[in-house]
RNA sequence: UGGGUCAGCCGGGCGAUCGCGGGCGAUUUAAUCGCUCGAGGAAAGUCCGCGCUCCGCAGGGCUGGAUGCCGGGUAACACCCGGGUGGCGAAAGCCAUAGAUCGGGCCACAGAAACAAACCGCCACAUUGACGGAUCAUGCCAUUGGUCGACCAUCCGUCAAUGUGGUAAGGGUGAAAAGGUGGUGUAAGAGACCACCGGCGCUGGCAGCAAUGCUGGCGGCCAGGUAACCCUCGUCCGGAGCAAGGCCAAGCAGGAACGAACCCUCUGGGGGGAGGCGGCCCGCCUCCCUUGAGUUCCGGGUAGGCUGCAUGAGCCCGGCCGGCAACGGCAGGGCCCAGAUAGAUGAUCGCCAAGGCAGUACCGUCGGGGAGGAAGGGGCAACCCGUAAACCCGAAGGCCAUGCUGAACAGAACGCGGCUUAUAGGCAGACCCAUCCC
Numbered sequence: 001u002g003g004g005u006c007a008g009c010c011g012g013g014c015g016a017u018c019g020c021g022g023g024c025g026a027u028u029u030a031a032u033c034g035c036u037c038g039a040g041g042a043a044a045g046u047c048c049g050c051g052c053u054c055c056g057c058a059g060g061g062c063u064g065g066a067u068g069c070c071g072g073g074u075a076a077c078a079c080c081c082g083g084g085u086g087g088c089g090a091a092a093g094c095c096a097u098a099g100a101u102c103g104g105g106c107c108a109c110a111g112a113a114a115c116a117a118a119c120c121g122c123c124a125c126a127u128u129g130a131c132g133g134a135u136c137a138u139g140c141c142a143u144u145g146g147u148c149g150a151c152c153a154u155c156c157g158u159c160a161a162u163g164u165g166g167u168a169a170g171g172g173u174g175a176a177a178a179g180g181u182g183g184u185g186u187a188a189g190a191g192a193c194c195a196c197c198g199g200c201g202c203u204g205g206c207a208g209c210a211a212u213g214c215u216g217g218c219g220g221c222c223a224g225g226u227a228a229c230c231c232u233c234g235u236c237c238g239g240a241g242c243a244a245g246g247c248c249a250a251g252c253a254g255g256a257a258c259g260a261a262c263c264c265u266c267u268g269g270g271g272g273g274a275g276g277c278g279g280c281c282c283g284c285c286u287c288c289c290u291u292g293a294g295u296u297c298c299g300g301g302u303a304g305g306c307u308g309c310a311u312g313a314g315c316c317c318g319g320c321c322g323g324c325a326a327c328g329g330c331a332g333g334g335c336c337c338a339g340a341u342a343g344a345u346g347a348u349c350g351c352c353a354a355g356g357c358a359g360u361a362c363c364g365u366c367g368g369g370g371a372g373g374a375a376g377g378g379g380c381a382a383c384c385c386g387u388a389a390a391c392c393c394g395a396a397g398g399c400c401a402u403g404c405u406g407a408a409c410a411g412a413a414c415g416c417g418g419c420u421u422a423u424a425g426g427c428a429g430a431c432c433c434a435u436c437c438c
Base pairs, nucleotide, nucleotide: 001434002433003432004431005430006429008427009426010425012352013351014350015349016348017347018346020038021037022036023035024034025033026032040409044420045419047418048417049416050415051414052241053240054239055238059282060281061280062279064237065236066235067234068233069083070082071081072080073079084097085096086095087094088093098232099231103230104229105226106225107224119171120170121167122166123165124164125163126162127161128160129159130158131157132156133155134154135153139147140146141145179197180196181195182194183193184192198222199221200219201218202217203216204215205214206213207212245307246306247305248304254298255297256296257295258294262271263270264269272288273287274286275285276284277283314335315334316333317332319330320329321328322327355405356404357403362398363397365395366394367393368392369391376385377384378383
């Protein structure tokens, strides 16, 4: 300098005039005036967790839901930090994360075959055919012997076809086909056997809180994948939600239907029954048998005001301690930073400003071209010597050029901790790789 990876911050400011909302004060009500405060990093999504409120004596189990390696942080979490293992990458880094030996389901097409088997092939045997060789009669030469050697037959070998049996080493198909290399062995093979390696099981040792890693011994145990398919295991979960809920004021008009059988009894009660508690069961509560808890339907009134509503697991500054870190502890200083309710936080003007046009235009320097050449000089001539500019291109440097322009995504509604998504432009960092210089 370039490329890549990871994560962070900002995301306008000042003034004036007018207009809004809250608080405080002048004053005690209205009006008026003064001071002061007034949208976000995501306010979005409503995906998680919780604070808070109500139901309720919410207690147990099932169902259902969420989560899923280990350790730590936190009020808690599906979040954050740090590790382990596997995969991708050259690396920084990124992605994944319980169990397939509980059981079930599925793995298309291709392929012989996807929990099992033989398409091609290899081997043995049999049959048939072909070819070759040997033996054999005869013929020829000839002293022993040599030579030719057909048909048939016998034996051996090779090839082809068919059949039977063996095989799973080799080849093919596929995402995946009975672990790998070498050997023994075999008719041909094969963990059939052996050595080493890999995986798995059992059992020790060491390190670590642990996930896990390293290592010793024994054992031929040696065929998967898939669980955001059913399932199994571990951990957690009552429901509803600020339109929760509380108070005040005002106002009206209630009606109908359903609805609990019965038994015992010392009249206390027990059994039983009905209703309610997100679904079911137990349990509990209320009610029934001395009239009534509750459910459903029809109709009327009110929808006004106050509160909840912002002092908090609060924010900022700077310091010490612990921790790899997330984060926690200690002590000190400062601040109050929207609380609306048809829903305010705005409009206009001026100035500044990150940034853009642009490190451009412009200025000068250097190099190349212009240019072996205008001008000028020399020469009898051919020709020779030979200076410069405009302008063009490039390089490094200087330079907030005048001026113009000038903000993306987007708007609180009980709050907080996260995650996810959107984002013009700017600032600066750490790490990895490549190249160059010192």
Overview:
The RNA shown here (Bacterial RNase P class A) has 438 nucleotides and comes from an Anaerolineales bacterium. The coordinates come from a structure-prediction model, not an experiment, and the mean pLDDT is 76. The source organism's lineage runs through Bacteria, Bacillati, Chloroflexota, Anaerolineae and Anaerolineales. A source record names the gene rnpB.